[in-house]
RNA sequence: UAACACAUGCAAGUCGAAUGGGAAAGCGGAGUAAUCCGCAAGUAUAGUGGCGUAUGGGUGAGUAAUACGUGGAUAACCUGUCUUUAAGUGGGGGAUAACAUUUCGAAAGAGGUGUUAAUACCGCAUAAUACACUGGGACAGAAGGACUGGUGUUAAAAGGGGUAAGACGCUUAAAGAGGGGUCCGCGGCUGAUUAGCUAGUUGGUAAGGUAAUGGCUUACCAAGGCGAUGAUCAGUAGCCGUCCUGAGAGGGAGCACGGCCACACUGGAACUGAGAUAUGGUCCAGACUCCUAUGGGAGGCAGCAGUGGGGAAUUUUUGGUAAUGGGGGAAACCCUGACCAAGCAACGCCGCGUGGGUGAUGAAGUAUUUUGGUACGUAAAGCCCUUUCGGCAGGGAUGAAAAAAAUGAUGGUACCUGCGGAAGAAGCUCCGGUUAACUCCGUGCCAGUAGUUGUGGUAAUACGGGGGGAGCAAGCGUUGUUCGGAAUUAUUGGGCGUAAAGGGCGCGUAGGCGGUUGGAUAAGUUGGUGGUGAAAGCCCAGGGUUUAACUCUGGGAUUGCCAUCGAUACUGUCCGGCUAGAGAGUGGGAGAGGAUAGUGGAAUUCCUGGUGUAGCGGUGAAAUGCGUAGAUAUCAGGAGGAACACCGGCGGCGAAGGCGGCUAUCUGGACCACCACUGACGCUGAGGCGCGAAAGCCAGGGGAGUAAACAGGAUUAGAUAUCCUGGUAGUCCUGGCUGUAAAUGAUGGAUACUUGCUGUGGCAGGGGUUAAACCCUGCUGUGGCGGCGUUAAUGCAUUAAGUAUCCCGCCUGGGGAGUACGGUCGUAAGUUUGAAACUCAAAGGAAUUGACGGGGGCCCGCACAAGCGGUGGAGCAUGUGGUUCAAUUCGACGCAAUGCGAAGAAUCUUACCUGGGCUUGAACUGUGGUGGAAGCAAGCAGAGAUGUUUGUGUCUCGUAAGAGACUGCCACAGAGGUGCUGUAAGGCUGUCGUCAGCUCGUGUCGUGAGAUGUUGGGUUAAGUCCCGCAACGAGCGCAACCCUUGUCCUUAGUUGCUAACAGGUAAAGCUGAGAACCCUAAGGAGACUGCUGGUGAUAAACCGGAGGAAGGUGGGGAUGACGUCAAGUCCUUAUGGCCUUUAUGUCCAGGGCUACACACGUGCUAUAAUGGGCGGUAUAAAGAGUUGCAAACCCGUGAGGGGGAGCUAAUCUCAAAAAACCGUUUUCAGUUUGGAUUGCAGUCUGUAAUUUGACUGCAUGAAGCUGGAAUCACUAGUAAUCGCGGAUUAGUAUGCCGCGGUGAAUAUGUUCCCGGGCCUUGUAUAUAUUGCCCGUCACAUUAUGAAAGCUGGUUGUACUAGAAGUUGCUGAGCUAAUCCGUAAGGAAGGCAGGCGCCCAAGGUAUGACUAGUGAUUGGGGUGAAG
Repeated sequence: UAACACAUGCAAGUCGAAUGGGAAAGCGGAGUAAUCCGCAAGUAUAGUGGCGUAUGGGUGAGUAAUACGUGGAUAACCUGUCUUUAAGUGGGGGAUAACAUUUCGAAAGAGGUGUUAAUACCGCAUAAUACACUGGGACAGAAGGACUGGUGUUAAAAGGGGUAAGACGCUUAAAGAGGGGUCCGCGGCUGAUUAGCUAGUUGGUAAGGUAAUGGCUUACCAAGGCGAUGAUCAGUAGCCGUCCUGAGAGGGAGCACGGCCACACUGGAACUGAGAUAUGGUCCAGACUCCUAUGGGAGGCAGCAGUGGGGAAUUUUUGGUAAUGGGGGAAACCCUGACCAAGCAACGCCGCGUGGGUGAUGAAGUAUUUUGGUACGUAAAGCCCUUUCGGCAGGGAUGAAAAAAAUGAUGGUACCUGCGGAAGAAGCUCCGGUUAACUCCGUGCCAGUAGUUGUGGUAAUACGGGGGGAGCAAGCGUUGUUCGGAAUUAUUGGGCGUAAAGGGCGCGUAGGCGGUUGGAUAAGUUGGUGGUGAAAGCCCAGGGUUUAACUCUGGGAUUGCCAUCGAUACUGUCCGGCUAGAGAGUGGGAGAGGAUAGUGGAAUUCCUGGUGUAGCGGUGAAAUGCGUAGAUAUCAGGAGGAACACCGGCGGCGAAGGCGGCUAUCUGGACCACCACUGACGCUGAGGCGCGAAAGCCAGGGGAGUAAACAGGAUUAGAUAUCCUGGUAGUCCUGGCUGUAAAUGAUGGAUACUUGCUGUGGCAGGGGUUAAACCCUGCUGUGGCGGCGUUAAUGCAUUAAGUAUCCCGCCUGGGGAGUACGGUCGUAAGUUUGAAACUCAAAGGAAUUGACGGGGGCCCGCACAAGCGGUGGAGCAUGUGGUUCAAUUCGACGCAAUGCGAAGAAUCUUACCUGGGCUUGAACUGUGGUGGAAGCAAGCAGAGAUGUUUGUGUCUCGUAAGAGACUGCCACAGAGGUGCUGUAAGGCUGUCGUCAGCUCGUGUCGUGAGAUGUUGGGUUAAGUCCCGCAACGAGCGCAACCCUUGUCCUUAGUUGCUAACAGGUAAAGCUGAGAACCCUAAGGAGACUGCUGGUGAUAAACCGGAGGAAGGUGGGGAUGACGUCAAGUCCUUAUGGCCUUUAUGUCCAGGGCUACACACGUGCUAUAAUGGGCGGUAUAAAGAGUUGCAAACCCGUGAGGGGGAGCUAAUCUCAAAAAACCGUUUUCAGUUUGGAUUGCAGUCUGUAAUUUGACUGCAUGAAGCUGGAAUCACUAGUAAUCGCGGAUUAGUAUGCCGCGGUGAAUAUGUUCCCGGGCCUUGUAUAUAUUGCCCGUCACAUUAUGAAAGCUGGUUGUACUAGAAGUUGCUGAGCUAAUCCGUAAGGAAGGCAGGCGCCCAAGGUAUGACUAGUGAUUGGGGUGAAG
């Protein structure tokens, strides 16, 4: 939880001292036996009668009030048994069950006839304070009435027991106790998307009825009664003492225990009785179950056990009346599933144990490890003790009771003693943070975990296991529920400018609140006293179980209600004053305040006429459009509608919406001054009423301009937009509706108080002026800035968002949603009121730091612009992608991968593939065993690695045993890996960027994040410097210090140099010599805005000048802040972890990395005449060279070959510089351009040039005639152009790194593109704009609304129906007691039967509410990367 259904047993009986009957088994006796007698026994048992069965026990369905709690009332009532008091208990009668017999029936049971008793029943006597009538009457609260008289009427069992007494009964009356009935006040749920309900309804009179009041019922009369302080209706619910929680106020609950109520299968009804509308009684109806002979009967566990079922889930078909209590009885005693006990369940609370001491080799084992150790850990073992609980044995209760005895279910239980031995007795959860407690392995966004945050994608303290640890402990953890924390519904104790939240504005009803003073009252308030607030529970103090839980005794609390006596400050009420609030009066001025009527000019448009001619108009640019039928322009005249320039203003007025030409009429409000009137008349305001922009709607007008819709033209990828040309509703007027706006100051109204400065409108007073202007003061409006205070901050700040009081409105996470349904208003559009399911863990405010912006300001950079030359087109080289392949090893991917790692792949390299081998291995260290020196040479097989054979060789030390070095084999520890992870970490590097930034200490400001410093004014290449400043200082960066180059000086003078002198050659520093010059390489000087003019702030600095080789960092290099990109690298090395170990290691041969429909990057060579070819001729720098550079000379057309001087280099060599210059040829062509490709022949290197090198000669002679979109570098010795050298290599550069020669153009500048710096601004961004993010569509899923309907439940109304039963009438049928009568019979009374009122179930019709379901349909939520 199913107030679901129940098998079986038990749960209420008892009394023989009320009464009439009355066995049997068995035992004994008699008898042959049948049988009889006695005991059993007046027992069992059924009946009449009495009392009880209305208590006890169960359950919570119904019930929102016929209930409960609390306090009253009953003068409106009843009460068996019990107690007390008083009186009585006399005398009669007729029946009837049982029983016997009989009939019917299956049964349950029923009927007839006959017999009998009573404490059963019925008359009579007696008689009350009862009842009726009638007097007095305390008292009281209106009806009323205790108490006390008179008259009449009405009762009983001479009972049972006992020798007797007393006692038990019975009747009447009064009282008590206890129990009940009825009434009243107050109190305690939800919904207004339930606002009206009510005809016996509200009251009265009369009658009836009841124990009793009462519309409780009936007749008549009146028309009332309830309701916004929530009636009615709907939903939910037994109420309380109490229980849980909480500091309390509260919130939640109503299990057990106790009080009350209600119910007993469902509905209705009465009977009996003191008491019932009766759980184990009756009758009727209904559903269900069972029996049946089908005719008819029986039943009610929400008593105790128990069964089925439902459910996540809840026990034994036990013992006993020993105790307590109850019923009957005089008692014995009987009954008692109440109760007392036991059983089951760790379900809860409490207590106890599972051992104590000692014990370090820190044992073994396990885990871990940096391999040293560390942890479990004094833990264990060992040694010394103790014995609770459990076990066995012996003893053994209290609970039992006031004379004694008897009586124990529990129970041989609790408890005590002995024996014996550490023996038999520990688990659960957790260990990322919150939150106490950490490591290893496994797994790899999987498996899983998760209260919240989250975790897991190969090093998981978060998953699983191990070890270790933490917490609790016979328990521990999960789940659910309630309160707390939550001041998160705020009375205590919250808010509403921007976070959710002020009604659009006013008038005003109810209500709430209300100035000052005197008196009265005592309702609120407050003090005392009394009653009550049951017990249990709670708190405190004692006592009893060994302690505790538990329990007993006493006290307190029980915050409440009632009664009574006081107090009177405040509030209320009543009476009376006051004038400071409010209103009125008189006098003024201001104003787009409102309504109506009239009127004016400017402008637009249109119409008519004139002048006039080709365009006008419009835009970013155009076009549509208008115009030769005369536009635009211009002049004159006319028509019509709408709006009112200037004044005009953070000016004015109004409650808000709102109001703007002028005049008139009507009219509202505010303000100022005076103040001699009224006397609190006030404030706010739920409902209500009114006003209420624009758009919209209805009817009728009007229509100039403008202008949704619409049309055309543009823009665009499209353009249902922005722009243009047109254009209709509308905009205007009158009347009516709508009732909303970011209706905003996002700030409700009123009153009072609280430092200031400064504008402005109105009025008044004072000063001032001829009059003004102007100044001061007061009141009233309207602005700005700011102080206290306040605020989360921002801000507000006498016009408060400050300090207070009063009243109203509103809020309670985001979405769903201002939606749905229902109601209301509206012609409609729509308004107003206004949810839920579901879903998320946020949504939001203010401020902060960054980042970003097709924001702003300032500034820089080959960033653009100005130039020069390229790339992109061609051929080739080279790298990459892709494809292919046995393999085409791997890495690098925007800038910042792609002539990159690679400063050089034919073998090697080499990591890849195929095949052949090895397994302590190719290299390294060590141990043990065993052999041999090691080594060298040669042959054979093989592709080689390798295998095999032969020869040679015989080391060092030594005590002579052996030891050692080296080496082969075997075993072992290990080795090896260019295998994986650069997303484990280091180191190194790239990039922003050589950009000027990045920070810290102390102080100050801010609640804080943070700010300040670092911003500002200047200046710089620079956070460079100066000035200012709540900052003062400092660090890393900048700069400088370093290298190189440019000038000079000093020193030095070979291998370099050569001016002078001399020698000498074909020539030449060739030689002597020199130290001047150049140069070399060491050290110095020099440049610092130092000087000067101007500008600037007397600064920093800038501009110009002088001098100087060089001028404002002279040029170049090295140097790279905090950090960013999980940037790159495990294939440089090093390294954690993982993987591998006859292979992912290692050796070898061959192949591949060189492939080739294609795409991209970087280059070279060109496309030609500023050129090409040929010839001649001049001038560098920086390098390299002994595994090397190599001269002269000779050969070859040439690559090259021969040769070998010299040189370990300022000495020799490479080495020729080239472009340039001079001369000649070519004359614009696919060429005397271009050189690819291909053929042949060669050279060189190398073991080897086929796959796959470079070069040479001859021949061949492709594309290409300056390159689309796009894009790159460069600011001066730069670009461009020209050659030279070097590293790497045996050989192989168009690449790379260097060197010099010739040698430009342009920069007006910062609008724009890109990147960057500083300040500022906005932000819904923080993975930071490649951000964030909106909606449709498709798919899946989920809850929900509508829907033709369909199916239930509850309920209203009307009609019908009418069982049982009460009651009324009838009762010709039947009838013992009493009465009349001699009798027959009659009367009274009663019964059956019949009729009527009421009425349950049921039926019919029609509504309402609610639930479920429904094809289809609407929107909403959620999601994997559509």